[in-house]
Molecule: transfer RNA
Organism: Candidatus Bathyarchaeia archaeon
């Protein structure tokens, strides 16, 4: 230089095939129950303009273009 894969919460992930509903799970963090304390359990809660910047479209995490980061292979 060329393939291909992947970037969504603080982590580690679903959701894209065929656009539409409030973007949801589990960890984690708060906080209250419970306990002599602590774990554990249980109840509630906070947290992602979905790498980035056009473009389509009534509507974009999905579709289209450029880029930018990681990861394998290919020369």
């Nucleotide at each position: 230089g060329g393939g291909c894969g992947g970037g969504u919460a603080g982590c580690u992930c679903a959701g894209c095939a065929c656009g539409g509903a409030u973007a949801g799970a589990g960890c984690a963090c708060c906080g209250g129950c419970c306990u002599c304390c602590u774990a554990a359990g249980u109840c509630g809660g906070u947290g992602a303009u979905c790498g980035u910047g056009g473009g389509u479209u009534c509507a974009a995490a999905u579709c289209c273009c450029a880029c930018c980061c990681c990861g394998c292979c290919c020369g």